[in-house]
RNA sequence: AGCUGAUAAAGGCAAACCAUAUGAAAAUAUGGGACGCAAAGCUACGGGUCUAAGGCGGAAUGCUAUGACAGCCGGGCUGCCGGA
Numbered sequence: 001a002g003c004u005g006a007u008a009a010a011g012g013c014a015a016a017c018c019a020u021a022u023g024a025a026a027a028u029a030u031g032g033g034a035c036g037c038a039a040a041g042c043u044a045c046g047g048g049u050c051u052a053a054g055g056c057g058g059a060a061u062g063c064u065a066u067g068a069c070a071g072c073c074g075g076g077c078u079g080c081c082g083g084a
Base pairs, nucleotide, nucleotide: 003083004082005081012037013036017032018031019030020029021028022027035071041077042076043075045074046073047072048069049068050067054064055063056062
């Protein structure tokens, strides 16, 4: 440096749910809480999903991302410990 995650240690993150705040919503932040996670660290680049304020529309339960999701799958970047 690449490969790998049997066993183990040190530690790390934190789903659902609840509270508060922000937001049109999706959702996010903080606190509580642990279902899980070896990248559940970072990144919306490709696919996908969610929302639809504004816009479009005669209207719809319609369409639309410039709003989100990295704990949906790939890609990119970085990283702890162990193993051969």

RNAcentral holds the sequence, with entries from Rfam and Ribocentre. This is a predicted structure of an 84-nucleotide RNA (c-di-GMP-I riboswitch aptamer) from Thermobacillus composti. The source organism's lineage runs through Bacteria, Bacillota, Caryophanales, Paenibacillaceae and Thermobacillus. The same sequence occurs in records of 2 taxa.